[in-house]
RNA sequence: AGUUGCAACAUCCCCGUGGGUUGGGUGAAGGCCUGGAGCCGACACAGUGAAUCCACUGCAACU
Numbered sequence: 001a002g003u004u005g006c007a008a009c010a011u012c013c014c015c016g017u018g019g020g021u022u023g024g025g026u027g028a029a030g031g032c033c034u035g036g037a038g039c040c041g042a043c044a045c046a047g048u049g050a051a052u053c054c055a056c057u058g059c060a061a062c063u
Stems, first nucleotide, its partner, number of pairs: 001063007013049001014047001016056007023048001025045003030040003
């Protein structure tokens, strides 16, 4: 340096860091429709206990 497998470190467990994508949640300008109900929704928020991608940190093994 590369490949593979991992997350010890954590105020129960799970959770290494940062940034994306898809989907979900909450709020929501506005819009559609309307008798009521309902639907769409820019955008915003977040330990999103969903999946996945890129880069990086650390651990182990191998080359």
Molecule: nadA riboswitch
Organism: unclassified sequences